Predicted 3D model of a 263-nucleotide RNA (Bacterial large signal recognition particle RNA) from a Dehalococcoidales bacterium. The gene name in the source record is ffs. It matches the Rfam family "Bacterial large signal recognition particle RNA". By type it is a non-coding RNA gene. Gene Ontology terms of the family: SRP-dependent cotranslational protein targeting to membrane, signal sequence recognition and signal recognition particle, plasma membrane targeting. The source organism's lineage runs through Bacteria, Bacillati, Chloroflexota, Dehalococcoidia and Dehalococcoidales.
[in-house]
RNA sequence: CCGUGCUAGACGGGGAGCCAGCGGUGCCCUGUACCUGAAACCCGCUAUAGCAGGGUCGAAUUCCUGUUUGAGGCUCUUGUCUGGUGGGACUGCCUUGGUUAAGUGGUGUUGAAGGCUGGGUCCUGCGCGGCAGAGUGCUAUGAACCCCGUCAGGUCCGAGAGGAAGCAGCGGUAAAUAGUUGUAUCUGGGUGACGCAGGAUUGCCUGGCUGGAGCCGGCUGGUCGGGGCAAGCUGUUAGGCGGAGUCGAGGAUGGGUGCACGG
Numbered sequence: 001c002c003g004u005g006c007u008a009g010a011c012g013g014g015g016a017g018c019c020a021g022c023g024g025u026g027c028c029c030u031g032u033a034c035c036u037g038a039a040a041c042c043c044g045c046u047a048u049a050g051c052a053g054g055g056u057c058g059a060a061u062u063c064c065u066g067u068u069u070g071a072g073g074c075u076c077u078u079g080u081c082u083g084g085u086g087g088g089a090c091u092g093c094c095u096u097g098g099u100u101a102a103g104u105g106g107u108g109u110u111g112a113a114g115g116c117u118g119g120g121u122c123c124u125g126c127g128c129g130g131c132a133g134a135g136u137g138c139u140a141u142g143a144a145c146c147c148c149g150u151c152a153g154g155u156c157c158g159a160g161a162g163g164a165a166g167c168a169g170c171g172g173u174a175a176a177u178a179g180u181u182g183u184a185u186c187u188g189g190g191u192g193a194c195g196c197a198g199g200a201u202u203g204c205c206u207g208g209c210u211g212g213a214g215c216c217g218g219c220u221g222g223u224c225g226g227g228g229c230a231a232g233c234u235g236u237u238a239g240g241c242g243g244a245g246u247c248g249a250g251g252a253u254g255g256g257u258g259c260a261c262g263g
Stems, first nucleotide, its partner, number of pairs: 001263006009057003012030004020046005034054004063256007072247006079241009090232002092229009102220003105216003114210008122199006128192002131188004137180005147172004155164003
């Protein structure tokens, strides 16, 4: 160096999850890679960490390993963007109240503010008037008998003179009804261009005297508050991109690898 037969080993791997941990079934990635059986209300095992049975290759394209590249997964992110939900501290915007009087406007020597004083508006009491109502007054009507007067006729008593009760009629009247408004009284009010007295005078209107230069606060500005919006801002949350870390299939490249027999 060649041939034959073996052995270690290989015949897929990885991520998240589950788990005390490891591996598997299931999910995802890679991409082609022996077969059979069970496994999520899980299955098997224990640092030599899937189990049971069978098959193939076998010291190299295939096994072991260094470097590099690298799909994908996971974690973090006070980097940036987008969305959801809340806040109103700050910036901004809208609205509103007080205050100030710098600007502007109005008003004021035909007299401002301030001071004194009168009246009205307001309240109470009294009076007067008006209105309404009830009495009263007056007029008219007004009782079959049980109201009055006069009582024809008739009745009764009486010898008579005479007397008595009394219906109708006539006259009057009570209650009552109707009318009237002269008079007087009482009561009431969404009653009055009314009078008198007292009170209050916070506010408003108006007059007089004094005073002698301010006054008002519409707009702008300043300042102190109230309410609102949510663009900026801010709390929280989800996602995209970027960044950091970690695991990492696959690819590229370098290195390493046993025993026996025969020639």